[in-house]
A computed fold for a 72-nucleotide RNA from Moneuplotes crassus, annotated as transfer RNA. The organism belongs to Moneuplotes, within Eukaryota. Its Rfam family is "tRNA". Rfam links the family to the GO term triplet codon-amino acid adaptor activity.
RNA sequence: GGGUUCUUAGCUCAGAGGUAGAGCGUUCCGUUGCAGCCGGAAUGGUCACUGGUUCGAUUCCGGUAGGGCCCU
Numbered sequence: 001g002g003g004u005u006c007u008u009a010g011c012u013c014a015g016a017g018g019u020a021g022a023g024c025g026u027u028c029c030g031u032u033g034c035a036g037c038c039g040g041a042a043u044g045g046u047c048a049c050u051g052g053u054u055c056g057a058u059u060c061c062g063g064u065a066g067g068g069c070c071c072u
Base pairs, nucleotide, nucleotide: 001071002070003069004068005067006066007065010024011023012022013021018055025043026042027041028040029039030038048064049063050062051061052060
């Protein structure tokens, strides 16, 4: 340099045009002599950035940035 793929919550990941979810985590309550387990509640995101298409974009298309793999 070329090809391909990924980027969504603190972490691991879903979602694939109609205003984003799960598990874990964190906080509080119950329970316990204390803690853990368990039950209940809460907490959390400019969906990497920037343009375009669209009535509407996390989702489709281009560019940029960063990461993985392959080729040279």